[in-house]
RNA sequence: GGCCCGUUGGUCUAGUGGUUAGGACGCCUGACUCUCACUCAGGAGAUCACCGGUUCGAAUCCGGUACGGGUCA
Numbered sequence: 001g002g003c004c005c006g007u008u009g010g011u012c013u014a015g016u017g018g019u020u021a022g023g024a025c026g027c028c029u030g031a032c033u034c035u036c037a038c039u040c041a042g043g044a045g046a047u048c049a050c051c052g053g054u055u056c057g058a059a060u061c062c063g064g065u066a067c068g069g070g071u072c073a
Base pairs, nucleotide, nucleotide: 001072002071003070004069005068006067007066010025011024012023013022018056027043028042029041030040031039049065050064051063052062053061
């Protein structure tokens, strides 16, 4: 340098064009308990790596860039 794959809350992960981006762990509040833990109820937290394009509509399709990984030379 060529080609291929990946990037979604603090962490892990689902979602392959249209409903409020869903779930688990963690975190916060409350109930329970003498207290803690467990359990139960509720809550906060992601403009989906970035820029542009296609479309009535993009996390999703296309191009580029960045970062990580693989492969060829």
Predicted 3D model of a 73-nucleotide RNA (transfer RNA) from Herbidospora solisilvae. The prediction has a mean pLDDT of 80. Its Rfam family is "tRNA". It is annotated as a transfer RNA. Lineage of the source: Bacteria > Actinomycetota > Actinomycetes > Streptosporangiaceae > Herbidospora.